This is a predicted structure of a 354-nucleotide part of an RNA (small-subunit ribosomal RNA, central domain) from an uncultured bacterium. It matches the Rfam family "Bacterial small subunit ribosomal RNA". The coordinates come from a structure-prediction model, not an experiment, and the mean pLDDT is 85. The RNAcentral record of the full RNA draws on ENA and SILVA.
Context: one part of a larger RNA
RNA sequence: UUGGGCUUAAAGGGCGCGUAGGCGGCUUUGUAAGUUGAAGGUGAAAUACCAGCGGCUCAACCGUGGAAUGGCCUUCGAAACUGCAAUGGCUUGAGGGAGCUAGGGGCAUGUGGAACUUCCGGUGGAGCGGUGAAAUGUGUUGAUAUCGGAGGGAACGCCAGUGGCGAAAGCGGCAUGCUGGAGCUUUUUCUGACGCUGAGGCGCGAAAGCCAGGGGAGCGAACGGGAUUAGAUACCCCGGUAGUCCUGGCCCUAAACGAUGGGUACUGAGUAGGAAGGGCUCCGAUGGCCCCUCCUGCUGGAGCAAAAGUGUUAAGUACCCCGCCUGGGGAGUAUGGUCGCAAGGCUGAAACUC
Numbered sequence: 001u002u003g004g005g006c007u008u009a010a011a012g013g014g015c016g017c018g019u020a021g022g023c024g025g026c027u028u029u030g031u032a033a034g035u036u037g038a039a040g041g042u043g044a045a046a047u048a049c050c051a052g053c054g055g056c057u058c059a060a061c062c063g064u065g066g067a068a069u070g071g072c073c074u075u076c077g078a079a080a081c082u083g084c085a086a087u088g089g090c091u092u093g094a095g096g097g098a099g100c101u102a103g104g105g106g107c108a109u110g111u112g113g114a115a116c117u118u119c120c121g122g123u124g125g126a127g128c129g130g131u132g133a134a135a136u137g138u139g140u141u142g143a144u145a146u147c148g149g150a151g152g153g154a155a156c157g158c159c160a161g162u163g164g165c166g167a168a169a170g171c172g173g174c175a176u177g178c179u180g181g182a183g184c185u186u187u188u189u190c191u192g193a194c195g196c197u198g199a200g201g202c203g204c205g206a207a208a209g210c211c212a213g214g215g216g217a218g219c220g221a222a223c224g225g226g227a228u229u230a231g232a233u234a235c236c237c238c239g240g241u242a243g244u245c246c247u248g249g250c251c252c253u254a255a256a257c258g259a260u261g262g263g264u265a266c267u268g269a270g271u272a273g274g275a276a277g278g279g280c281u282c283c284g285a286u287g288g289c290c291c292c293u294c295c296u297g298c299u300g301g302a303g304c305a306a307a308a309g310u311g312u313u314a315a316g317u318a319c320c321c322c323g324c325c326u327g328g329g330g331a332g333u334a335u336g337g338u339c340g341c342a343a344g345g346c347u348g349a350a351a352c353u354c
Stems, first nucleotide, its partner, number of pairs: 004325003007308002012322001014204004021197003025090003028086004033082002035078008049066002052064004093194001094191003098185004105179007112156001116152008127138002164171002209250006218244002223239004261321006269299007277291005303310002327354003336347004
């Protein structure tokens, strides 16, 4: 390379939007680039092939003949499929409109109560705190406890769910404003293939970290102290700075996980939850039964799988597009490039060794 793979053995990009490209619904007519039929030309010779024929006694060797030669070109045909054209026709894919629905989807502003902590005042008078046990710590300059008041910052108990929303990261008190997406219905109003994927590219991207300015209650790397211990640069305790919070700007990583890329179609059952809709029952409401669509779980059949398992939310059966893998270590290192304020990120070897 051919091929084989990517849940757990090496391997799915953290996630989206989208450029080029690749692939693409039903149907009509034309064209003839791909495709396909026939004929012709070319594909030098030598070599290689032939129980071919012939010549050296055979063979090697030589002569002769045949066949072969990835392919390429020309001409005349075919029109099923692909392409192209008519910017043809269609509606089921896709999208828009109308009517409903649910939701911690996002952003901003305002606001609430519990707890905590600080300060002020009252009561009170010896301990409190902490642990396995202690000590450091704190307290007669009145602590802890308790009552009242004032301030501050952060997080939102119950509801809460195997539940909801979001592309992922993620999202949870309440109210208001602005705003994104999704689902369902008519058996229907419009456009008429407008689609899928997506190398580069662009954007988003937990936590920690960085820069500037604020903020700082609690917690708390570092650090100090007390213990434990042979030691204890820890686990436990008392403190405590950065940070955690806000605004603006960077960083761009993760067990960024379903360790499972996206899309479409098909494939036997049961059960639970969420969101709608329709039908029947019912005087009506609640409720019950049935049907259908979407989402989220569980059990499990065939199949698949090395097995564990998976199993209409596939890891089944197929097609399209992208990313990635190719023994372990060396190594996500060195080097170069590029991005970053830095930390470092992305790209990414080899020698050597087993």